[in-house]
RNA sequence: GUGGCCGUAGCUCAAUUGGCAGAGCGCGCGGUUGUGGCCCGCGAGGUCGCCGGUUCGAAUCCGGUCGGUCACC
Repeated sequence: GUGGCCGUAGCUCAAUUGGCAGAGCGCGCGGUUGUGGCCCGCGAGGUCGCCGGUUCGAAUCCGGUCGGUCACC
């Protein structure tokens, strides 16, 4: 340099192929307990890597770009 795959919450990953962004762990508060842990309830936390386009509507489709990874040269 060429091609494929990946990028979503602090971490690990979903989102039924365009229609309200979620789970587990972690974090905060409460319950339980003599205290803590386990367990239970509630809650906070997101420019869906970035820029632009298509569309009534985009995490999802298209173009560009950045980073990671694999293969080839």